[in-house]
Context: one part of a larger RNA
RNA sequence: CGUUGGAUGUUUGACCAGAGAUUCUUCUCUAGUACGAGAGGACCGAGAAGAACGAACCUCUAGUGUACGAGCUGUCUGACCACAGGCAUAAGCUCGGUAGCUACGUUCGGCCAGGAUAAACGCUGAAAGCAUCUAAGCGUGAAGCCUCCUCCAAGAUAAGACAUCAUAGAUUCCAAGGAGAUUACUUGGUUGAUAGGCUCCAGGUGUAAGGCCCGUAAGGGUUUCAGCCGAGGAGUACUAAUAAAUCGUUUCCCG
Numbered sequence: 001c002g003u004u005g006g007a008u009g010u011u012u013g014a015c016c017a018g019a020g021a022u023u024c025u026u027c028u029c030u031a032g033u034a035c036g037a038g039a040g041g042a043c044c045g046a047g048a049a050g051a052a053c054g055a056a057c058c059u060c061u062a063g064u065g066u067a068c069g070a071g072c073u074g075u076c077u078g079a080c081c082a083c084a085g086g087c088a089u090a091a092g093c094u095c096g097g098u099a100g101c102u103a104c105g106u107u108c109g110g111c112c113a114g115g116a117u118a119a120a121c122g123c124u125g126a127a128a129g130c131a132u133c134u135a136a137g138c139g140u141g142a143a144g145c146c147u148c149c150u151c152c153a154a155g156a157u158a159a160g161a162c163a164u165c166a167u168a169g170a171u172u173c174c175a176a177g178g179a180g181a182u183u184a185c186u187u188g189g190u191u192g193a194u195a196g197g198c199u200c201c202a203g204g205u206g207u208a209a210g211g212c213c214c215g216u217a218a219g220g221g222u223u224u225c226a227g228c229c230g231a232g233g234a235g236u237a238c239u240a241a242u243a244a245a246u247c248g249u250u251u252c253c254c255g
Base pairs, nucleotide, nucleotide: 001155006165007164008163009162010161011160018151019150020149023051024050025049026048027047028046029045035040053109054108055107056106057105061103062102063101064100068096069095070094071093072092073088074087075086076085077084078083113147114146115145120140121139122138123137169247170246171245172244173189174188175187176186177185194240195239196238197236198235199234200233201232203229204228205227210223211222212221213220214219
């Protein structure tokens, strides 16, 4: 820009259009049956486990989690004690660990079915009174091919469909993240829970500081399942989403 008035949301799925998937193994039954002198040992069919691969997810298990909790050493600072803080890595070291992200974890997937075929096997059947699967004609037949399954997809210019709207809607801008280099996308913008703060909860760490008691002391006990806490869940307008601008609509039809 088009899709023949404009919007918002949800969709169908065409071309011989695109991408993906389609896997494999073992065991059991059938059956120690058919077959075979025996040794051995099936087709067909049914079922069950698994491998690798793939997708999603984080309940469990496990990893990370750069400052969430605790412990520890040296040194410096806050005059000293105690308690804190800095540095020792671009975490000083160690033990744990929420969210998120992950796999080693969990769940799920390959099914079934149809069509046309390959090799191969046939039916009918002449050329060639016979014979012949082939010459005319008709079948069976594969993990392969085309469908079936998943994703993309109406610029599919034959430009589709449905619902809703009418002073519709969109953007700039702003608060953000289920998104992210920018953009885009998504949520929200006071008729508001979008982010921060605060409160509560979950969860982590593991019982703070100060006081009191016991002990000569190191230390222990109690107050105390405490104290502290990033990302998680909810509630709450306290703070910030102010104010405003731009585009667009106000008609196809009829007169």